[in-house]
């Protein structure tokens, strides 16, 4: 001196995913922000006919009885129907895993356009849910980037 590679710190992304105090360090408060439920009015409603269908399945308790069994009740898991978070559905091919497309959504480092790339997932709820004042509930977990398409182009800001 120049590569390459790791950590720390700054920096920035995705996203409510963030801030302040306390304390036994593992929560707690409260703030911000985000989401459910929850009236009134408003939305829905009707009438035929066809098809599917599941008050299913599997432990458990307790009671009954005609007792290798079967009914009844509570309850608990799973699941069918709805329905919720969330950008994350739909479609097409396949036994199936899975492949190719889509509504959408986000990234390009001030914004916009325009080229480019990338996602397009997961998880609850428990038969139950339009909107919803007032009320009541609950979340605030992760996980990525940093010489670059960090491009062009217009417009703005700074700065001399």
């Nucleotide at each position: 001196c120049a590569g390459c590679g790791g950590u720390a710190a700054c920096c920035g992304c995705c996203a409510a995913a963030u801030c302040a105090c306390c304390c036994u360090c593992g929560g707690g408060u409260g703030a911000a922000c985000c989401g459910g439920g929850g009236a009134c009015c408003c939305a829905c409603c009707a009438c035929a006919g066809a098809g599917c269908u599941a008050u299913g399945u599997u432990g458990u308790u307790c009671g009954g009885c005609u007792c290798c069994g079967c009914c009844g009740a509570a309850g608990a898991a799973c699941g069918u129907g709805g329905g919720g978070u969330g950008a994350a559905u739909c479609c097409g091919c396949g036994c199936a895993a899975g492949c190719g497309g889509u509504a959408g959504g986000g990234c390009u480092a001030u914004u916009c356009c325009g080229g480019g790339c990338c996602c397009g997932a997961a998880c609850c709820c428990g038969u139950c849910a339009g909107c919803u004042a007032a009320c009541c509930c609950g979340g605030u977990a992760g996980g990525c980037g940093g010489u670059g398409a960090a491009c062009g182009g217009a417009a703005g800001g700074g700065u001399u």
The RNA shown here (c-di-AMP riboswitch aptamer (ydaO/yuaA leader)) has 160 nucleotides and comes from a Micromonosporaceae bacterium. Of the family's consensus pairs, 92% are formed in the model. Rfam family: c-di-AMP riboswitch aptamer (ydaO/yuaA leader). Its family is annotated with regulation of gene expression and cyclic-di-AMP binding in the Gene Ontology. The sequence was found by an Rfam model in a public genome assembly. The prediction has a mean pLDDT of 80. Taxonomically the source falls in Micromonosporaceae (Bacteria, Bacillati, Actinomycetota, Micromonosporales).